Model confidence (mean pLDDT): 86 of 100. This is a predicted structure of a 1492-nucleotide RNA (small-subunit ribosomal RNA) from a wastewater metagenome.
[in-house]
RNA sequence: AGAGUUUGAUCCUGGCUCAGAUUGAACGCUGGCGGCAUGCUUUACACAUGCAAGUCGAACGGUAACAGGUCUUCGGAUGCUGACGAGUGGCGAACGGGUGAGUAAUACAUCGGAACGUGCCUAGUAGUGGGGGAUAACUACUCGAAAGAGUAGCUAAUACCGCAUGAGAUCUAAGGAUGAAAGCAGGGGACCUUCGGGCCUUGUGCUACUAGAGCGGCCGAUGGCAGAUUAGGUAGUUGGUGGGAUAAAAGCUUACCAAGCCGACGAUCUGUAGCUGGUCUGAGAGGACGACCAGCCACACUGGAACUGAGACACGGUCCAGACUCCUACGGGAGGCAGCAGUGGGGAAUUUUGGACAAUGGGCGAAAGCCUGAUCCAGCCAUGCCGCGUGUAUGAAGAAGGCCUUCGGGUUGUAAAGUACUUUCAGGGGGGAGGAAGGGAGUAAAGUUGAUACCUUUGCUCAUUGACGUUACCCGCAGAAGAAGCACCGGCUAACUCCGUGCCAGCAGCCGCGGUAAUACGGAGGGUGCAAGCGUUAAUCGGAAUUACUGGGCGUAAAGCGCACGCAGGCGGUUUGUUAAGUCAGAUGUGAAAUCCCCGGGCUCAACCUGGGAACUGCAUCUGAUACUGGCAAGCUUGAGUCUCGUAGAGGGGGGUAGAAUUCCAGGUGUAGCGGUGAAAUGCGUAGAGAUCUGGAGGAAUACCGGUGGCGAAGGCGGCCCCCUGGACGAAGACUGACGCUCAGGUGCGAAAGCGUGGGGAGCAAACAGGAUUAGAUACCCUGGUAGUCCACGCCGUAAACGAUGAAUGCCAGUCGUCGGGUAGCAUGCUAUUCGGUGACACACCUAACGGAUUAAGCAUUCCGCCUGGGGAGUACGGCCGCAAGGUUAAAACUCAAAUGAAUUGACGGGGGCCCGCACAAGUGGUGGAGCAUGUGGUUUAAUUCGAAGCAACGCGCAGAACCUUACCAACCCUUGACAUCGUAGGACAGCUCCAGAGAUGGAGUCUUCUCGUAAGAGACCUACAGACAGGUGCUGCAUGGCUGUCGUCAGCUCGUGUCGUGAGAUGUUCGGUUAAGUCCGGCAACGAGCGCAACCCACGUCCCUAGUUGCCAGCAUUCAGUUGGGCACUCUAUGGAAACUGCCGAUGAUAAGUCGGAGGAAGGUGUGGAUGACGUCAAGUCCUCAUGGCCCUUACGGGUUGGGCUACACACGUGCUACAAUGGUAGUGACAAUGGGUUAAUCCCAAAAAGCUAUCUCAGUUCGGAUUGGGGUCUGCAACUCGACCCCAUGAAGUUGGAAUCGCUAGUAAUCGCGGAACAGCAUGCCGCGGUGAAUACGUUCCCGGGCCUUGUACACACCGCCCGUCACACCAUGGGAGUUGGUUCUACCCGACGGCCGUGCGCUAACCCUUACGGGAGGCAGCGGACCACGGUAGGAUCAGCGACUGGGGUGAAGUCGUAACAAGGUAGCCGUAGGGGAACCUGCGGCUG
Repeated sequence: AGAGUUUGAUCCUGGCUCAGAUUGAACGCUGGCGGCAUGCUUUACACAUGCAAGUCGAACGGUAACAGGUCUUCGGAUGCUGACGAGUGGCGAACGGGUGAGUAAUACAUCGGAACGUGCCUAGUAGUGGGGGAUAACUACUCGAAAGAGUAGCUAAUACCGCAUGAGAUCUAAGGAUGAAAGCAGGGGACCUUCGGGCCUUGUGCUACUAGAGCGGCCGAUGGCAGAUUAGGUAGUUGGUGGGAUAAAAGCUUACCAAGCCGACGAUCUGUAGCUGGUCUGAGAGGACGACCAGCCACACUGGAACUGAGACACGGUCCAGACUCCUACGGGAGGCAGCAGUGGGGAAUUUUGGACAAUGGGCGAAAGCCUGAUCCAGCCAUGCCGCGUGUAUGAAGAAGGCCUUCGGGUUGUAAAGUACUUUCAGGGGGGAGGAAGGGAGUAAAGUUGAUACCUUUGCUCAUUGACGUUACCCGCAGAAGAAGCACCGGCUAACUCCGUGCCAGCAGCCGCGGUAAUACGGAGGGUGCAAGCGUUAAUCGGAAUUACUGGGCGUAAAGCGCACGCAGGCGGUUUGUUAAGUCAGAUGUGAAAUCCCCGGGCUCAACCUGGGAACUGCAUCUGAUACUGGCAAGCUUGAGUCUCGUAGAGGGGGGUAGAAUUCCAGGUGUAGCGGUGAAAUGCGUAGAGAUCUGGAGGAAUACCGGUGGCGAAGGCGGCCCCCUGGACGAAGACUGACGCUCAGGUGCGAAAGCGUGGGGAGCAAACAGGAUUAGAUACCCUGGUAGUCCACGCCGUAAACGAUGAAUGCCAGUCGUCGGGUAGCAUGCUAUUCGGUGACACACCUAACGGAUUAAGCAUUCCGCCUGGGGAGUACGGCCGCAAGGUUAAAACUCAAAUGAAUUGACGGGGGCCCGCACAAGUGGUGGAGCAUGUGGUUUAAUUCGAAGCAACGCGCAGAACCUUACCAACCCUUGACAUCGUAGGACAGCUCCAGAGAUGGAGUCUUCUCGUAAGAGACCUACAGACAGGUGCUGCAUGGCUGUCGUCAGCUCGUGUCGUGAGAUGUUCGGUUAAGUCCGGCAACGAGCGCAACCCACGUCCCUAGUUGCCAGCAUUCAGUUGGGCACUCUAUGGAAACUGCCGAUGAUAAGUCGGAGGAAGGUGUGGAUGACGUCAAGUCCUCAUGGCCCUUACGGGUUGGGCUACACACGUGCUACAAUGGUAGUGACAAUGGGUUAAUCCCAAAAAGCUAUCUCAGUUCGGAUUGGGGUCUGCAACUCGACCCCAUGAAGUUGGAAUCGCUAGUAAUCGCGGAACAGCAUGCCGCGGUGAAUACGUUCCCGGGCCUUGUACACACCGCCCGUCACACCAUGGGAGUUGGUUCUACCCGACGGCCGUGCGCUAACCCUUACGGGAGGCAGCGGACCACGGUAGGAUCAGCGACUGGGGUGAAGUCGUAACAAGGUAGCCGUAGGGGAACCUGCGGCUG
């Protein structure tokens, strides 16, 4: 730091996914040791049991237990001592520990503030005098199951209450008033004593006040969250005054008065949440989180309340209410683990009912000490981090085994074994720190004191204090001994093979694997990565610049509001002064510690612990600076505006008016049609249409001018005239003096359609009706036609309201138009220039590209609006608006891995242009009808073997199925096999004869004894045996090679270098001509080249040369005969040449390429015909020619034999033959061929050519036609029954030129005629060749088909046999509505009113003080009662959230369902937007708009 994924490929946009780090984790597999940490994230669910807060006898009365004394009458007595249960009293229990439910502010963080409190502690000042009455414990009695309670009696205090004194205390009317306390312990020389002590002294306690420290309470500012589908909230509410309350400010509370206060800088409401230091991540800015540790807050079963106290409205206190649990004798009681352990439950999930107070800390105490689940330790768990180990060296016969294999080998692999070593850790034995400081006893000195007592401090001596702990650590011992797994291996992403499976089983983070050769599933071998762990899941940040402050965008990808005005807000020209809010600098305070970072130190290292520093980017205060921004003040003129004079204009509103046209009405003329369409019909018309003329009525719209012309903010605006009115521009000056720009909310305007009321209604025209079209046609076309379109008033508020481009300002090359003004020039006309609009092209620059480019989409600034993957959806719900239609605001669940933009190459188009082809046309002959032949389908069959399937399967593989072939079927046989190689043993093999059998085969017999040889043996052949193996026309042509077909003998297909483009790609190859041709020429950012084209090859056509036998014969001779002599002239043969090249002429073309015509020539523009088939396409055909991977069969899917089948036959199709006749049939006659074949042959044979000619037949189912059938033969062959060909006689079917449709052919061609050959025993109408006779037509390219080039559109790329839309049907999923129903939260009004404090009362009760002679009264208090407040509870009515809900709406997803074909090409009616109507559905139609 990036990568994968949209496409055929590309660039962009954009989402999804991955690689990293992290965690209080969980799960799966595995697991050696140690150190340091962590450990209920869920039910603030319920809790058994134990422990977690006590202590003080130096406060008190005392003595229940224990120990020791003393006395004793030995029964016992005695608090006497150490101590101490219970009780009174003091202090503590408000700390420590837990949890995060609540709380969006009574909280927290940071910084400030003033009106407070404070036990213990520190310092200081003063005091500590003298009295009183009770009460628990205890005793007795009573009640109760218990918990507990009551009555009577006794008693103490550092318990309680007066009195005295008293202040820098409090109050105050300034005079005064109020106003405390407690003792205890140690020691002691005098003096006193009631023998208790007093007294002195020391220590400590107590009281009051002041101050401090620490702690706490209160107030303010700032900061940190989501929703506006929560916009208004608030009556103690905001403020004041009086009273009250509090430790203290304050509506904290109360009475009265005023009507305020908060809020778009987000009040209120709702949801969520403890806050912070910090933690995780990140380069940072940020984002997420708030376990452990630390600070603060809140809570303690739920709700409420107060008491005590310095402190609580109190986790292990009280009271009340509620829920739950437990005990009960049913009367009544008890309880609160969110303390430590532990239990149940919940959950994916989180530990021991451990040890110790040794250390640190806390409470009490004078102290010893006691208590302490705080804490320190131990236990459990790989939960995390860190460290160590599981051995080291050597060892090639590269062992065995495994796996793979091309069978050679490779790999596991120096790995193992073996050899030589080591011993960390674990094991076992021994030794052994530190954590310990204190405290106690003794003693010395100093302090204190009257004192050498006591006490305190310090020093010394002595005996002691460790849970952990079998500690850490160290040293012996033994032995490689006890110690490796997990995930992955298609790409991303390091790492590959075999087997199994066969779209199954399964995998998967994304893309995607799996349908018989899976590196993707499962197993194995091997490999890669990490390692006592490894993977998976969940979660956070990152990557993600994918919310963009740093750091994004909005013409077409998502995104500019339809347009304007404008309050708040934001921003704002220029100069001077002032201020110092922002800003900058310095200083001070603070920013807890821990954490992070740096430098050190300590554990052997590390993790971890620790010292110091830095940092904590912040806040506050003070001082300073004044450029910029802001505030204030005063100016300026350039921004903005006003005035004067002109200019153009479909700018707006109102009124009037004109002509043309349509329609209608009336009349005239006039007659049979009109109208309409692709063609028709509906419709109108003999009751007189249409046509034409005249007159009239009425409504709507304004031809030409008219124009990328004008005006307006946009929507929009068009005859002419008048009235009213807005804006713009130009030219000169004058004036105001920043008055400006933008604009959330708001307000206004806003096409068409639509709505309301009232008019109007000519034309047009949704709906509707009819006619057509069609498979259908709810459409397109036609005939009609209503709302509407028009006017007035009022709504609606939307459009592809578009430049798909917000407004404003400045700056940045040009050229050419056009509209409205001005200026200058010699101003007729033109040129130059300037301001304001409106267009085209184009530079810099921008852009993904297309494109934009002074009218920016460039460079900058200001302000507003909007976007954040596709679908769901601009939908639901809620709100607001509307008469309605509907508009506006605007989600989620769920689902997909894409959706999109621009451009590229193809392909395609019922797009365009150019061109070609027997493509059409022009001709000619056929097929399709008949019979037969042949092939195919289908059917049949035991089998009818298999393949070929539009063109490009179908007289095709098959150049020839009676057996064989033969692969199929039936039956009968063989099993190392019919065939190949190897081993062992034997033998020549072969041949011949007979028997059984359908034959294969089996049996018997006969005959004979191979070749080489170094004489051992070897070789060939046969037989037998054993196994390796043979064999397979079995499967896969979609695993393949080879071969072939086809587009197509079409003219194309590419490359190198260069150039252009971000790139795919383009250029070249396009363009203008031309050609059969990418053939050639010219031009050109291209220049060249390759495979194709052409040529080179073969045959034919002319001539020449050479050569004349088997060929030929002109002349000579000869014969039956080129038979022979002779000749080789000619023909011919077969070898080599020549010839044709647009070479020549004319015209044309551009002076080119070429084209047209002509001459010459055997041949003329490729002379004719062949061979030759570019890159590629069709997973085209062939595993049954051959070869071949894999799979399958192996006494059979192999091999042999006999017989059958491939030849079947209601039928359908293809290709042919023969015909239907006179251009013919029959009979006769009949010449000239060519190619071939025959073992060899120019000699011989096949070999008769057919056409042609003559005669006859005379239009008939015939002297046409020959099928079919009967009889008789011939030939081939082991064999013609299934199932051959031919010949003769007889028979004599259909058929009289063939519907729709369709095929071939452009010249020696079609047509017609015969001949030959291959294969073959035999079998042709087929196939391959050969020659004879020998035509017609082509105007031309509109159309059909195919093809080529260019261009255009595209939503196609499996490429139009493409893609794709909607209804309906089925299944599943989430969701809206829904009569209602259930629950939560909350509000308002009212009722009830526990406990409690407060207020009032208090006739009952009452020790302390006062009066009173002990009776009684007063002060004060208590019970009780009343009142207001108030928790729980209740009633009624709302609001809101959630669950369920018959039925219902749309949505999404599904395998190959149904109906159509709406969109993409002109998608076959261009599409789309808004609106309205209609329709099974996509949709159709009207009106207006847009070009995408």